[in-house]
Context: one part of a larger RNA
RNA sequence: GAACGAACGCUGGCGGCAGGCCUAACACAUGCAAGUCGAACGGAUGUAGCAAUACAUCAGUGGCAGACGGGUGAGGGACACGUGGGAACAUGCCCUUUGGUUCGGAAUAACACAGAGAAAUUUGUGCUAAUACCGGAUAAGUCCGCAAGGAGAAAGAUUUAUCGCCGAAGGAUUGGCCCGCGUCCGAUUAGCUAGUUCGUGAGGUAAUGGCUCACCAAGGCGACGAUCGGUAGCUGGUCUGAGAGGAUGAUCAGCCACAUUGGGACUGAGACACGGCCCAAACUCCUACGGGAGGCAGCAGUGGGGAAUAUUGGGCAAUGGGCGCAAGCCUGAUCCAGCCAUGCCGCGUGAGUGAUGACGGCCCUAGGGUUGUAAAGCUCUUUCACCCACGACGAUAAUGACGGUAGUGGGAGAAGAAGCCCCGGCUAACUUCGUGCCAGCAGCCGCGGUAAUACGAAGGGGGCUAGCGUUGUUC
Numbered sequence: 001g002a003a004c005g006a007a008c009g010c011u012g013g014c015g016g017c018a019g020g021c022c023u024a025a026c027a028c029a030u031g032c033a034a035g036u037c038g039a040a041c042g043g044a045u046g047u048a049g050c051a052a053u054a055c056a057u058c059a060g061u062g063g064c065a066g067a068c069g070g071g072u073g074a075g076g077g078a079c080a081c082g083u084g085g086g087a088a089c090a091u092g093c094c095c096u097u098u099g100g101u102u103c104g105g106a107a108u109a110a111c112a113c114a115g116a117g118a119a120a121u122u123u124g125u126g127c128u129a130a131u132a133c134c135g136g137a138u139a140a141g142u143c144c145g146c147a148a149g150g151a152g153a154a155a156g157a158u159u160u161a162u163c164g165c166c167g168a169a170g171g172a173u174u175g176g177c178c179c180g181c182g183u184c185c186g187a188u189u190a191g192c193u194a195g196u197u198c199g200u201g202a203g204g205u206a207a208u209g210g211c212u213c214a215c216c217a218a219g220g221c222g223a224c225g226a227u228c229g230g231u232a233g234c235u236g237g238u239c240u241g242a243g244a245g246g247a248u249g250a251u252c253a254g255c256c257a258c259a260u261u262g263g264g265a266c267u268g269a270g271a272c273a274c275g276g277c278c279c280a281a282a283c284u285c286c287u288a289c290g291g292g293a294g295g296c297a298g299c300a301g302u303g304g305g306g307a308a309u310a311u312u313g314g315g316c317a318a319u320g321g322g323c324g325c326a327a328g329c330c331u332g333a334u335c336c337a338g339c340c341a342u343g344c345c346g347c348g349u350g351a352g353u354g355a356u357g358a359c360g361g362c363c364c365u366a367g368g369g370u371u372g373u374a375a376a377g378c379u380c381u382u383u384c385a386c387c388c389a390c391g392a393c394g395a396u397a398a399u400g401a402c403g404g405u406a407g408u409g410g411g412a413g414a415a416g417a418a419g420c421c422c423c424g425g426c427u428a429a430c431u432u433c434g435u436g437c438c439a440g441c442a443g444c445c446g447c448g449g450u451a452a453u454a455c456g457a458a459g460g461g462g463g464c465u466a467g468c469g470u471u472g473u474u475c
Base pairs, nucleotide, nucleotide: 001475002474003473004472006471007470008469009468010467013347014346015345016344017343018342019340020339021305026303027302028301030300031299032298035064036063037062040061041060043058044057045056046055047054048053071258072257073256081182082181083180084179085178086177089175090174094171095170096169097168098167099166100165101164102136103135104134105133111126112125113124114123115122116121142151143150144149156163157162184230185229186228191221192220193219196218197217199215200214201213202212203211233255234254235253236252237248238247239246240245260281261280262279263278264277283294284293285292286291311337313336314335315334319333320331321330322329323328350380351379352378353377360371361370362369363368384416386411387410388409389408390407394402419464420463421462422461423460424445425444426443430459431458432457433456434455440447441446
């Protein structure tokens, strides 16, 4: 000098754009953050109707989605990440092509009745449907097998336009796995390793593989730093620097890991699953003491910690996502608004004229000098803010939270809007008074003990400016 997710002190007019718990991965009151489908299904309630039936709503069965989106950085020095390759894999929804969509069966929730329990919840009996479940048939292609041969599927709905369902092949996308290279500090850590290293066989997996197991062999790693200890999410990037490099990894984007702590599997195309399940632990809450409930590192918000970091806001109008044929519903993703000079950028706080160089202040050699065209006065202007009126784009037809916002026109009036630090040298800027090694200053050198340009005040000056200084950190 530059930079900052900054903080502190003094000060503070407006706007645009961005940013905002770096500390306790501490504990959490309350509300919301993942639902949707009646064009899969039986039913219940309500309305209309004499009825058939139609419409609306709803708990349940069923389907799809809750593996995305959102948060955090605890752990992890590792194929975690970056980059470049590889072969032994999977892939719901989507696209293309192709072949099918046949005949039956037994249940079960809802519901009714009877119970248990304080509650959470739960038991028995009976009834019923399906795109829920099961069996038979069929098999172009598929799978197993050397072959012969064997195995395995489906679901219907409707407003008659369609939407579905099953098998197979290909694609796309996404993901799993393996490898080369790169990736912090410590030797005051020198030896480490028995599933350890290789092989055969088997199991397991979507798939390779000591991934697991049986047997056999005795290997494997290491001063080119193994092992151990410490620290740390990685990257694109960011800051600095002429560069090389050094430091860093907030916001945005990609990847990884985690969801009170530890473990486990279930379902599923996909999880070993933040707002799913089970077990254990700690903590909190309810309890009739028998037993139960919970998980903000989602958005707000609270306590606590801290130098320090915001609203328990509005809307699904846009973009995107889930479900649905659709209408639509849901969406604290998101779009907006609120708070904060936290940063960057822009603008304003007036312009011209005005000498008797006014008054006042300060200095003085008492002549004067300076503040200073500065003020007043005169002549103007009206950005921003204020008042009135109109009023968008964002939305190809409808739909606008933002928002009566941005903007436009008109109006009044210099009116509402300047501070902070410094002045011994480094380093731009000097005098007087007070103080008297005191009070104090200080980044370094150093000032202060009676003439202090270095302390305190005043006048003057210098610098930056809605900021200015200080502190911290990096280069």
This is a predicted structure of a 475-nucleotide part of an RNA (small-subunit ribosomal RNA, 5' domain) from a metagenome. RNAcentral holds the full RNA, with entries from SILVA.